[in-house]
Context: one part of a larger RNA
């Protein structure tokens, strides 16, 4: 490097912004740089190839030809890419008019549960397991009822249902603020699509500092079980988990499906705006999302099937046996823990 591939067999970066490239809408015109054609020059000889000829044939020799293809130069065409001017409206976008939403941030509130304290009543056991026992209690627990204080989570509503680029985001209100959807059609007119380095976000759990610490609970003590039990099961319990400042950069970061863009039967739910209709609801329809389930086609099946893994174009990342390996050496990042590019010998 060519060719086949990347839902599950090796393989889509965890997710977006965007910067060079790359790639791109309709119409007219301009120019020829790519293209495409015509002459001309040359690209040594021998060989290859074609049609004659000579050694009796052939190998071999001789003669004379010639496509195709490359450079460079002259003239020519004008579809297509490009480039020059104009113009347009489906693409984008902006404006203006709704409604929907656990989107993002800071404040501020409320109510059930545990716990703990303080007072009452009570008076022997609680408590936990498959069974127990470590533990707790007459120095009055466990139960009941009253009061305070604290810290975390927000039952019903809840759903196959909503929002977000992904992680992710749920109790009420408030201030602030991003995106997306529909209607009407007002404006601007390809401003677009994808992205190699590059920037920003990014679950737990870990780190740094300072609070906090109710519940739960890695390590650790005891306590059953077992042959043993460095576990499962109990009973205590630190780190942590919670908030603030500042790091980490990794997941089975998953739809195992990269992003955009046309186009290709259907049927049946839901969300969220519409349209028709006096009207709410059906009925019928348009549009953006979100399910199932199904031809065609894809496909090794399995399944996918207008939210395609069909059919087709742009671009980007990435794979080539199966271990040694996401290792090792180096480099770059980090406080660390460790990430991130990433081989080879040798064996099957």
């Nucleotide at each position: 490097u060519u060719a086949a591939g990347u839902g599950u067999a090796a393989a889509g970066c965890a997710u977006c912004u965007g910067u060079a490239g790359g790639u791109g809408c309709c119409u007219u015109u301009u120019u020829a740089a790519g293209u495409c054609u015509a002459c001309c020059a040359u690209c040594a000889a021998a060989a290859c190839c074609u049609a004659a000829g000579g050694c009796u044939c052939a190998a071999c020799c001789c003669u004379a030809g010639a496509u195709a293809g490359g450079u460079a130069g002259u003239g020519g065409a004008a579809a297509c890419u490009a480039c020059c001017a104009a113009g347009g409206u489906a693409a984008a976008g902006u404006a203006u008019g709704g409604g929907a939403a656990a989107g993002a941030u800071a404040a501020a509130g409320a109510a059930a549960a545990u716990u703990u304290u303080c007072a009452a009543u009570g008076g022997a056991g609680c408590g936990g397991u498959g069974a127990a026992a470590u533990g707790u209690g007459u120095a009055g627990a466990g139960a009941u009822c009253g009061a305070a204080a604290a810290a975390a989570a927000c039952a019903c509503c809840a759903a196959c249902g909503g929002u977000a680029a992904a992680a992710a985001c749920a109790c009420u209100c408030u201030a602030c603020u991003g995106a997306a959807u529909c209607g009407a059609c007002a404006c601007u007119g390809a401003c677009a699509c994808u992205g190699a380095g590059a920037g920003a976000u990014g679950a737990a759990a870990g780190c740094u500092a300072g609070g906090g610490g109710a519940g739960c609970g890695a390590a650790u003590g005891g306590g059953c079980u077992u042959a043993a039990a460095u576990a499962c099961c109990c009973u205590a319990a630190u780190a942590g988990u919670c908030c603030u400042u500042g790091c980490c950069a990794u997941a089975a970061a998953u739809g195992a499906u990269g992003g955009a863009u046309a186009c290709u039967a259907g049927g049946u739910g839901c969300u969220g705006c519409g349209u028709a209709u006096c009207g709410a609801c059906c009925c019928a329809u348009g549009u953006a999302g979100u399910g199932c389930u199904a031809u065609a086609g894809c496909u090794a099946a399995c399944a996918u099937g207008u939210u395609a893994a069909g059919u087709a174009u742009c671009u980007c990342a990435c794979c080539u046996g199966a271990g040694g390996a996401g290792u090792a050496c180096g480099u770059u990042u980090g406080u660390a823990a460790g990430a991130a590019c990433a081989a080879a010998a040798c064996u099957c």